[in-house]
This is a predicted structure of a 471-nucleotide part of an RNA (small-subunit ribosomal RNA, 3' major domain) from an uncultured bacterium. The RNAcentral record of the full RNA draws on SILVA.
Context: one part of a larger RNA
């Protein structure tokens, strides 16, 4: 000077408390450990690994295993020698890679040499998801969106160093005010950026429909711009503790008015100096090192999907605030051309057929679902629950056996609210309900978004956890 203390003081945070809902018990999905295996490719491992890399393993992917092949090589640069244009089609062997055969066409630039392109042989390079993240770049997690971390000059101290950064108030904040041997400054905080909420203006289609007519019906057609809603682009206004009261005449706190909005309005992006030799050589790049008829490379099949078990994250439930049948409503945000695919017809259904329209405020995916209304069920392992299994199908795709999703009929396990211990959340939040997107031929209970319905509680800071300041 730091760090630490079951030392002290002050102060924060869903940290506790007050509440609401979970997980831990069941079935299933998924990841991991373990075990098994020819292989179950590799990485990630307290918080900060475990629905993580993977934003999608049937082949491919794929790195693993087994078997069959290749060795200037699957791709690429340069050079030497020889041969031939290249290419296209078909057949044979084979699991394919590959090997072999036949037919066809026989080129361009250049007078030529030669070059382009392909093959064979040779050489220098190649290639490696091999190793080292403790050699590295880049990038990421974390403490932590915590309020800190420093510098110049001056002053103090023999010096390490201190002061400033401390004290009294105050703040979300080293935020601001006052005091002070300090005076200033930088990186952080805040603001500048984006979305959302409000007002005004421009414009009038693909959106809108108040008035006017029109129509069997739907803004369908006409029409309307000083109706309302609302998209795009741009600009302006508003909120600043501005106003009044209180306070140390300060900063600020509290209450109030006006207002669509009130005290950083709500949310996002944004992450200081540094910490963990934290993660990543398998995104990529890269030093060193190792392999070079193999640790490279091509192909068929298998594996990554195994299963006495253990853990994490989820989904569905155990029911009546429910299940089921019928019926009536109301979104937002997105996607669409090798695409989205309407109406109609057809099938119980997954789907099939069909092909209008649409590169989309026009067409389409696309009926939102919870909710409301009506009927049945009457507390039961049930009209709860849906695992598992049998049979028959649909779709994608060369191909669903290992190993896809979905549909119909049948089957109908466990489960009656979960021990110790434990997690999330303070408002349009939790809870609950559906919809969309990325990747993607197909495949979602995951991820990322969107809206609908919409709570309870916070006395307080003694205690648990993490953090800040002073001592």
């Nucleotide at each position: 000077u730091g760090a630490c203390g079951g030392g002290g003081g002050c102060c924060c945070g869903c940290a506790c408390a007050a509440g609401c809902g979970g997980a831990g018990g069941a079935a299933c999905a998924u990841g991991u450990g373990g075990u098994u295996u020819a292989a179950u490719u590799c990485g990630a491992u307290g918080a900060u690994a475990c629905g993580c890399g993977a934003g999608g393993a049937a082949c491919c992917u794929u790195a693993c295993c087994u078997g069959g092949g290749c060795u200037c090589g699957a791709a690429c640069g340069c050079c030497c020698a020889c041969c031939g244009a290249c290419g296209g089609c078909a057949c044979c062997g084979g699991a394919g890679a590959c090997g072999g055969u036949g037919c066809u066409c026989u080129c361009c630039a250049g007078c030529g040499a030669u070059g382009g392109c392909g093959g064979u042989g040779g050489g220098c390079g190649a290639g490696g998801u091999g190793c080292u993240g403790c050699a590295u770049g880049g990038u990421u997690g974390u403490c932590g969106u915590c309020a800190g971390c420093u510098c110049g000059u001056g002053c103090c101290g023999u010096g390490a160093g201190g002061u400033g950064u401390c004290g009294g108030g105050u703040u979300a904040a080293g935020u601001c005010c006052c005091g002070c041997a300090a005076c200033g400054a930088g990186c952080g905080c805040a603001a500048c950026c984006c979305c959302u909420g409000c007002u005004u203006c421009c414009a009038g289609u693909u959106a809108c429909c108040a008035u006017c007519a029109u129509u069997u019906a739907g803004u369908u057609g006409g029409g309307g711009a000083c109706u309302c809603u609302g998209g795009a682009a741009g600009g302006a206004c508003c909120g600043c503790u501005g106003c009044g009261g209180u306070a140390a005449c300060a900063a600020c706190g509290c209450a109030g008015a006006g207002g669509a909005a009130g005290a950083u309005g709500g949310g996002g992006a944004c992450g200081a100096c540094g910490u963990c030799a934290a993660g990543u050589c398998a995104u990529c790049a890269u030093g060193g090192u190792c392999c070079u008829u193999a640790u490279g490379u091509c192909c068929g099949g298998g594996g990554c999907u195994a299963c006495a078990c253990a853990c994490g994250u989820g989904c569905u439930a155990c029911a009546a605030u429910g299940g089921u049948a019928g019926u009536u409503a109301c979104a937002g945000a997105g996607g669409g051309a090798a695409g989205c695919g309407a109406a109609g017809c057809u099938g119980c259904g997954a789907g099939g057929u069909g092909g209008a329209g649409c590169g989309a405020a026009u067409c389409u995916c696309a009926u939102a679902a919870a909710a409301g209304c009506u009927g049945c069920c009457a507390c039961a392992g049930u009209u709860c629950g849906g695992a598992u299994u049998g049979a028959g199908g649909u779709c994608u795709g060369c191909a669903a056996c290992u190993c896809g999703a979905c549909c119909u009929c049948a089957u109908g396990a466990a489960g009656u609210c979960g021990g110790a211990a434990u997690c999330g959340c303070u408002a349009g939040u939790a809870a609950u309900c559906g919809c969309g997107c990325a990747a993607c031929a197909u495949c979602a209970u995951g991820g990322c978004g969107c809206g609908g319905u919409g709570a309870a509680u916070a006395c307080g800071u003694u205690c648990c956890c993490g953090g800040g300041c002073c001592u």